A computed fold for a 74-nucleotide RNA from a Planctomycetota bacterium, annotated as transfer RNA.
Rfam family: tRNA. The family's RNA type in Rfam is transfer RNA.
Its mean pLDDT, the model's own confidence on a scale to 100, is 81.
The RNAcentral record of the sequence draws on ENA.
[in-house]
RNA sequence: GGCGGGGUAGCUCAGUUGGUCAGAGCAGGGUCUUCAUAAGGCCAAGGCCGGCGGUUCACAUACGCCCCCCGCUA
Numbered sequence: 001g002g003c004g005g006g007g008u009a010g011c012u013c014a015g016u017u018g019g020u021c022a023g024a025g026c027a028g029g030g031u032c033u034u035c036a037u038a039a040g041g042c043c044a045a046g047g048c049c050g051g052c053g054g055u056u057c058a059c060a061u062a063c064g065c066c067c068c069c070c071g072c073u074a
Base pairs, nucleotide, nucleotide: 001073002072003071004070005069006068007067010026011025012024013023019057029043030042031041032040050066051065052064053063
């Protein structure tokens, strides 16, 4: 340099016939339970979906360019 895969919550990841509100688990916070702790139950919070642009009534999702990570190859 070429090809392929990936970038979504603090962490691990779901989510592609474009539209229900962007979700789960874990961690952290509150609360219930307990003499107390752990475990468990419940509740809330946490994201401008890597960046920019174009397309569209409307993009996490399809298109273009760029950035970063992984692999293969020269």